[in-house]
Two RNAs folded together computationally: RNase P RNA and transfer RNA, 407 nucleotides in total. The coordinates come from a structure-prediction model, not an experiment, and the mean pLDDT is 76.
RNA sequence: GGGAGCAGCCGGGCAGUCGCCCUUUAAUGGGAGGAAAGUCCGGGCUCCAGCAGACAUGGUGGCUCCUAACAGGAGCAGGUCGCAAGACCUGGAAAGUGCCACAGAAAUAAUACCGCUUCAGCAAAAACUGAAGCAAGGGUGAAAUGGUGAGGUAAGAGCUCACCGCAUCAGCAGCAAUGCUGGUGGCAAAGGCAAACCCCACCAGGAGAAAAACCAAGCAGGGUCUGGUGCCUGCCCACAUAGACCCGGGUAGGUUGAUUGAGUCAGGAAGUGAUUCCUGACCCAGAUGAAUGACUGCCUUAAAACAGAACCCGGCUUACCAGCUGCUCCCGUAA
RNA sequence: GCCCUCGUAGCUCAGCGGUAGAGCAGUCGCUUCGUAAGCGACGGGUCGGGAGUUCGAAUCUCCCCGUGGGCU
Repeated sequence: GGGAGCAGCCGGGCAGUCGCCCUUUAAUGGGAGGAAAGUCCGGGCUCCAGCAGACAUGGUGGCUCCUAACAGGAGCAGGUCGCAAGACCUGGAAAGUGCCACAGAAAUAAUACCGCUUCAGCAAAAACUGAAGCAAGGGUGAAAUGGUGAGGUAAGAGCUCACCGCAUCAGCAGCAAUGCUGGUGGCAAAGGCAAACCCCACCAGGAGAAAAACCAAGCAGGGUCUGGUGCCUGCCCACAUAGACCCGGGUAGGUUGAUUGAGUCAGGAAGUGAUUCCUGACCCAGAUGAAUGACUGCCUUAAAACAGAACCCGGCUUACCAGCUGCUCCCGUAA
Repeated sequence: GCCCUCGUAGCUCAGCGGUAGAGCAGUCGCUUCGUAAGCGACGGGUCGGGAGUUCGAAUCUCCCCGUGGGCU
């Protein structure tokens, strides 16, 4: 100097005028975001249901940890790709069922199209036909039943051996995933698919702020007490009636829920880290027809992007202007 | 605010792992004096977009985009 990888920052500032929302001592003070978005996960909160628990259904899926919780994050393990920095993937197909089009002999059932070899028909050779052996090579396919090499054989074959792979047993290391070492087994236990059913482990009761709660007045209706009247009288009961008191669902109205919270900032401590703990300071939108806008000046190279809270919080995903920063790797050149 | 469905040819819809189809519409031809109907042939598809799983995806999974509907 060039090319890559990873992680981040910022999301205009100041001043003035007019206007809006909240609070209010009527002065002041505060007033959208990094995603407020999608509503994809998880939790708080509220109501409903309810012994515990289980089934169904849905979700998660290497291991350990973090967390209120998670499908999020951190660290690690194994595999794939890359020269590298790094990126991506992850239970079980040796429990069972199912699927694997076309092509191909054969798609999990075992099999033989071309082929290789021996014997016979045939005195010999070739060809052909028949009997038997084989699966090395060719061919088909996304995928063909351990791989490479040597021995062996009529030709071949884990038939035998070495190494690798696989399975299994033991030991060691690690919390674990897993790794290392050694032994055993010739390997018909072993094709792929579980984002097919399923199995295993773990998690989840349901519905969502249009949840839900409260208030005064009034209405339908109900209850208690008292008085008088009623059938000849008294009492009890019932009914009708008058007065007083009490209760009273939902809708509409008003209020709460609603913003002090797993909060923000700074410093310190523990930990590889996610994160947690301690101390100090701060209060930072809260509407319910629903506010945050417009204009001007200066700074700035330029003021432009995506986009507008409605209960809150932790994540993920998606959208995005102009730029900037840090760390790491590879190549070239010079010293 | 919360929840759910759907997206395949110009239109209306099938197809839900194995070469994308039907009806109507369109174009050409036949038939007719001519038109319609009828008959025959033909064209027309990023299966809303992008990733992933798989040998293979319209179909299964995830993320976006659009459309329609429900809750008081």
Overview:
It holds a member of the Rfam family "Bacterial RNase P class A". It is annotated as a ribozyme.